[in-house]
Context: one part of a larger RNA
Molecule: small-subunit ribosomal RNA, 5' domain
Organism: uncultured bacterium
RNA sequence: GGAUGAACGCUGGCGGCGUGCCUAACACAUUCAAGUCGAACGGAUAAGUUCCUUCGGGAGCUUGUCAGUGGCGGACGGGUGAGUAACGCGUGAGCAACCUGCCCCGAGGUGCGGGAUAACACCGGGAAACCGAUGCUAAUACCGCAUGAUGCAACGAAAUCACAUGGUUUUGUUGCCAAAGAUUCAUUGCCUUGGGAUGGGCUCGCGUCUGAUUAGACAGUUGGUGAGGUAACGGCUCACCAAAUCAACGAUCAGUAGCCGGACUGAGAGGUUGACCGGCCACAUUGGAACUGAGAAACGGUCCAGACUCCUACGGGAGGCAGCAGUGGGGAAUAUUGGGCAAUGGGCGAAAGCCUGACCCAGCGACGCCGCGUGAGGGAUGAAGGUCUUCGGAUUGUAAACUUCUGUCGUCAGGGAAGAAGAAUGACGGUACCUGAUGAGAAAGCCACGGCUAACUACGUGCCAGCAGCCGCGGUAAUACGUAGGUGGCAAGCGUUAUCC
Numbered sequence: 001g002g003a004u005g006a007a008c009g010c011u012g013g014c015g016g017c018g019u020g021c022c023u024a025a026c027a028c029a030u031u032c033a034a035g036u037c038g039a040a041c042g043g044a045u046a047a048g049u050u051c052c053u054u055c056g057g058g059a060g061c062u063u064g065u066c067a068g069u070g071g072c073g074g075a076c077g078g079g080u081g082a083g084u085a086a087c088g089c090g091u092g093a094g095c096a097a098c099c100u101g102c103c104c105c106g107a108g109g110u111g112c113g114g115g116a117u118a119a120c121a122c123c124g125g126g127a128a129a130c131c132g133a134u135g136c137u138a139a140u141a142c143c144g145c146a147u148g149a150u151g152c153a154a155c156g157a158a159a160u161c162a163c164a165u166g167g168u169u170u171u172g173u174u175g176c177c178a179a180a181g182a183u184u185c186a187u188u189g190c191c192u193u194g195g196g197a198u199g200g201g202c203u204c205g206c207g208u209c210u211g212a213u214u215a216g217a218c219a220g221u222u223g224g225u226g227a228g229g230u231a232a233c234g235g236c237u238c239a240c241c242a243a244a245u246c247a248a249c250g251a252u253c254a255g256u257a258g259c260c261g262g263a264c265u266g267a268g269a270g271g272u273u274g275a276c277c278g279g280c281c282a283c284a285u286u287g288g289a290a291c292u293g294a295g296a297a298a299c300g301g302u303c304c305a306g307a308c309u310c311c312u313a314c315g316g317g318a319g320g321c322a323g324c325a326g327u328g329g330g331g332a333a334u335a336u337u338g339g340g341c342a343a344u345g346g347g348c349g350a351a352a353g354c355c356u357g358a359c360c361c362a363g364c365g366a367c368g369c370c371g372c373g374u375g376a377g378g379g380a381u382g383a384a385g386g387u388c389u390u391c392g393g394a395u396u397g398u399a400a401a402c403u404u405c406u407g408u409c410g411u412c413a414g415g416g417a418a419g420a421a422g423a424a425u426g427a428c429g430g431u432a433c434c435u436g437a438u439g440a441g442a443a444a445g446c447c448a449c450g451g452c453u454a455a456c457u458a459c460g461u462g463c464c465a466g467c468a469g470c471c472g473c474g475g476u477a478a479u480a481c482g483u484a485g486g487u488g489g490c491a492a493g494c495g496u497u498a499u500c501c
Base pairs, nucleotide, nucleotide: 001501002500003499004498006497007496008495009494010493013372014371015370016369017368018367019365020364021330026328027327028326030325032323035072036071037070040069041068043066044065045064046063047062048061049060050059051058052057079283080282081281088208089207090206091205092204093203094202095201098200099199103196104195105194106193107192108191109190110189111145112144113143114142120135121134123132124131125130151176152175153174154173155172156171157170158169159168160167161166181188182187209255210254211253216246217245221243222242223241224240225239226238227237228236258280259279260278261277262273263272264271265270285306286305287304288303289302308319309318310317311316336362338361339360340359344358345356346355347354348353375405376404377403378402385396386395387394388393410438411437412436413435414434415433419428445490446489447488448487449486450471451470452469456485457484458483459482460481466473467472
């Protein structure tokens, strides 16, 4: 000198764009943050309406709402960085050892049946959470049968390729496996299968902090055979057998740490760093476990255990902000319990649409960067006042007054967007912007002035009070302390502190 997610002191006019718990992964009151589908299903209910009627009502249609069964989505999006020195990440390869819902392209199919169950009714238990018994009912819920290969498995044959186990194609025999309908009649679902796309899983080479005042470590440990398990390879797991394996090119242990694209600095080499934005990983009160599912060992799912908090009729229950706001606490320190789904994107739905604290906006903070303003021209009796003085004057200083203007900005009034695509739809917002009026009106501070280092005098103080980054100032004329005048620097900021280069 540059930089910062900064803080502190003094000061503070406006706008745009960014950015804002670095500390306690501390505890959390309250609202909201993941729902949706009636074009899968049976009901309940409200309104409207048609027909019949013994005038009690009954049958039907349309529209809306509601819980339940069922489907898809709650594995995305959002948060945090505790753990992790690891194939976690980065980079480059491999899988002849793998999976992939929704989506796209292609081939084929969608036949016949069955038994339940929630809702509901009724009974019972419980303070509650909720639970149990009996009875009824539907489905794209569940089950059986059929059909079936281009699929899978076993055993063969041929061709071909080669990367060790082998791969690919064609073909033969045997065995095995499926489905669901809805509708406004346009469609759209369902099942099997081949390919693609997307997303993932696994393996390997290389790279990835400090300590030897950590030198030996390890028993599923290293390898083999067999079996189990997995989507898949594998001590992944198990039985048996062998005794290996890693390590001074640093194993093991200990400490620290999420990694990267990047960011800061630097001429570069390098050093430091990993806030915001993007990619990957890990975690969701602590520890463990599986279920469902295409996908989870699942933040707003389940179960168990621990700690904590709450309710309780003491028998038993409920909860998890490292989602958005917000509260307490900690701290030098970090914001609103705001508006909207208008845009972008996501989930569901045929659609209308619903949901979306993702997101888009607004609010707060000079926290940062950038831009603008606090007036411009003229004006010497060089006014008054202040300060200094050799008492002559010098300086503040064209500075002011005064005069002529301007209208950024401000205030008032009028108009008024783009962002919306194809009709409708704009939170922001009567915002930005434009026009008119008004009137210099409301808008400058902070630090320094001994040398380094741009900028000096007076007074006070008298090794005191104090200053100080280093050298050093202060003991009676201090350009170094304090105040004043003046000057220098930067400027809505200026200084200080902390950290990095």